RNA sequence: AACCGAUAAAGGCGAACUAUCUCGAAAGAAUAGGGAGCAAAGCUACCGGCCUACAGAUUCGUCGAAGGCGUCGGGGCUGCCGAA
Numbered sequence: 001a002a003c004c005g006a007u008a009a010a011g012g013c014g015a016a017c018u019a020u021c022u023c024g025a026a027a028g029a030a031u032a033g034g035g036a037g038c039a040a041a042g043c044u045a046c047c048g049g050c051c052u053a054c055a056g057a058u059u060c061g062u063c064g065a066a067g068g069c070g071u072c073g074g075g076g077c078u079g080c081c082g083a084a
Base pairs, nucleotide, nucleotide: 004082005081012038013037017033018032019031020030022029023028036071042077043076044075046074047073048072049069050068051067056063057062
C1' cells in the first nucleotide's frame, strides 16, 4: 500500500411504522419521533431494474420521464478505524 473486516474503540447513517396548516399531479421528498439493520446505508440516475403518469398522444384499453427510488444490482468518485 492492496485485499480483508473483530461481539475492538470513537464517531456516523437510519428500514418498517407514527405525526405534519411542509413541498409535489402522483410516485416520492422534507422535518420530528422510531430503530430493523448498514463498513460505504457517503456522493453520483452512467447501465440495468423498479415506482409514478403532470404535459402530450390515444383505437379510451392504454401509451408516455423531462418526475422519482443510491437501504434493488452493477459502474464511477471519495472516505473512518485496524484484530486476524
Predicted 3D model of an 84-nucleotide RNA (c-di-GMP-I riboswitch aptamer) from a Planctomycetota bacterium.
Lineage of the source: Bacteria > Pseudomonadati > Planctomycetota.
The prediction has a mean pLDDT of 88.
The model forms 95% of the base pairs in the Rfam consensus.
Rfam family: c-di-GMP-I riboswitch aptamer. A reference for the family is Sudarsan et al. (2008), "Riboswitches in Eubacteria Sense the Second Messenger Cyclic Di-GMP", Science.